Background:
Model confidence (mean pLDDT): 83 of 100. Predicted 3D model of a 72-nucleotide RNA (transfer RNA) from a Candidatus Dadabacteria bacterium. NCBI's taxonomy places the organism under Bacteria, Pseudomonadati, Thermodesulfobacteriota, Candidatus Dadabacteria. It matches the Rfam family "tRNA". By type it is a transfer RNA. RNAcentral holds the sequence, with entries from ENA.
[in-house]
RNA sequence: CGGGGUGUGGCGCAGCGGAAGCGCACUGGUCUGGGGGACCAGGGGUCGUUGGUUCAAAUCCAAUCACCCCGA
Numbered sequence: 001c002g003g004g005g006u007g008u009g010g011c012g013c014a015g016c017g018g019a020a021g022c023g024c025a026c027u028g029g030u031c032u033g034g035g036g037g038a039c040c041a042g043g044g045g046u047c048g049u050u051g052g053u054u055c056a057a058a059u060c061c062a063a064u065c066a067c068c069c070c071g072a
Base pairs, nucleotide, nucleotide: 001071002070003069004068005067006066007065010024011023012022013021018055026042027041028040029039030038031037048064049063050062051061052060
């Protein structure tokens, strides 16, 4: 320098046009003498960033940033 992949709640991941969910973690409650554990309820992400397409974008397009892989 060229090509490709991955960026989504604190962490790990799903969702691939109709607008974001799961597990763990966290908070409150109940059960228990306590711990552990179980159950119930709840908070937290404008989807790396900036533009574009569309009635509508996490999802499609472009650029760019970070990390990883391949080639030179």